A computed fold for a 390-nucleotide RNA from a marine sediment metagenome, annotated as Bacterial RNase P class A. RNAcentral holds the sequence, with entries from MGnify. The prediction has a mean pLDDT of 76.
């Protein structure tokens, strides 16, 4: 300067107040309830996001079978994951670490803007090499014409050389060629194959052979494996109480209308009324409601997550929504300054400055942020203080 990882979230103690539980004691009585004394508990590390896996509720089919959805390295761990743990591999960092979209591009289909000839099946803008024509110059020659050099013109080669991009069909160099080219060879890169070693595996290390040689892109369509009912605690149970079981309208009545908790097909079951609209009561009180895959400590067992055995604990249950106001002590943090003491380090000559580190005193301040059926995770917001490591 970085980078990983623990707690804690002010304490204590009165006094006043608010809400549950638990004894009692009167009143009251329709589901339910009041007033009195005691006695005890009372918001979080995230209670948040609702983004994930559960338990628990109902739904006779949680039958099949397709679509949808989800996850995707390897091995562990858990009730179960998209979640933790070790690892391997890619990528980022000097490093300590962090991220990970981590199966498949040779199964098919897209896509890679602009710029470039050309971004999958090939191509040719300048460029080089050959043949062929024309104009012109030079030279040799009796002459005809031969040769060689510029520029155009047209045919055929070419992917070495510039260009253009993020990326252009591997890279030096050497032969070879008319010029070139993995054309051929030697070396390296990279793919793929074979085979040995080490690892439970993912992978890793070696050795050898193939001239095979454009690439990304699946967090694009889409193939390949594994998982997957559905819908909530405004789920659901029971009590009490009121209304007008009130019109219309479509299909039905065993030749089956309708209905069976996301969609579609099949299969099975219920089934005599059912569905659509208008229109009227009621919306009150209990339960769920908190004893848990729970919390704390030891021990063994593992590099860990964690598992298993002993011991100890009971820590909100509210319903428009409790937990809160005062005093006092003292914790931690920031300012200031006067007094002691202590230590640097500067100039000086026995004092002064300046900076830290304790003790006293005075003042401030204390982030983020409120349970609502519970739980196991990830994300996010955030104050100081502690430890390890580059």
């Nucleotide at each position: 300067a970085g980078c990983a990882g623990g707690a804690c979230a002010g304490a204590u103690g009165a006094c006043c107040g608010c809400u549950g539980c638990c004894c009692u004691g009167c009143c009251g009585a329709u589901a339910c309830g009041g007033c009195g004394g005691g006695g005890g508990a009372g918001a979080g590390g995230a209670a948040a996001g609702u983004c994930c896996g559960g338990g628990c509720u109902c739904c006779g089919c949680a039958g099949g079978a397709c679509a949808g959805g989800g996850u995707g390295c390897u091995g562990g761990g858990u009730a179960a994951c998209g979640c933790c743990c070790a690892g391997u591999c890619c990528c980022g960092g000097c490093a300590a670490c962090g991220g990970g979209g981590a199966g498949g591009a040779a199964a098919g289909u897209g896509c890679c803007a602009c710029a470039g000839a050309a971004a999958g099946c090939a191509a040719a803008c300048c460029g080089c090499c050959c043949c062929c024509g024309c104009c012109g110059a030079u030279u040799u020659u009796u002459u005809u014409a031969a040769a060689u050099c510029u520029g155009c013109g047209g045919g055929a080669g070419u992917a070495a050389g510039g260009g253009u991009g993020a990326a252009a069909g591997g890279g030096u160099g050497a032969g070879g060629u008319a010029a070139g080219a993995g054309c051929u060879c030697a070396c390296c890169a990279g793919u793929c194959c074979u085979g040995c070693c080490g690892g439970u595996g993912a992978c890793g290390g070696c050795a050898g052979g193939a001239g095979c040689u454009a690439g990304g892109u699946a967090a694009a369509c889409c193939c390949c494996a594994c998982c997957u009912g559905g819908a909530g605690c405004a789920a659901g149970a029971c009590c009490a109480a009121a209304u007008a079981g009130g019109g219309g309208a479509a299909c039905g009545c065993a030749u089956g209308a309708g209905g069976g908790u996301g969609g579609u097909c099949c299969g099975c079951c219920c089934g005599a009324g059912u569905u659509c609209c208008c229109g009227g009561g009621u919306a009150g009180g209990u339960c769920g409601c908190u004893u848990g895959a729970c919390c704390c400590c030891g021990a063994u067992g593992g590099c860990a997550a964690c598992a298993u055995c002993g011991g100890g604990g009971c820590u909100a249950g509210a319903u428009g929504a409790a937990u809160g106001g005062u005093c006092a002590u003292u914790g931690u943090c920031c300012c200031g300054a006067a007094a002691g003491c202590c230590c640097c380090g500067c100039u000086u000559a026995c004092g002064g400055c300046g900076g830290g580190g304790c003790u006293u005193c005075g003042g401030g301040a204390a982030a983020c942020a409120g349970a609502a059926c519970c739980c196991g995770g990830c994300u996010u917001a955030u104050g100081g203080c502690c430890u390890g490591c580059u």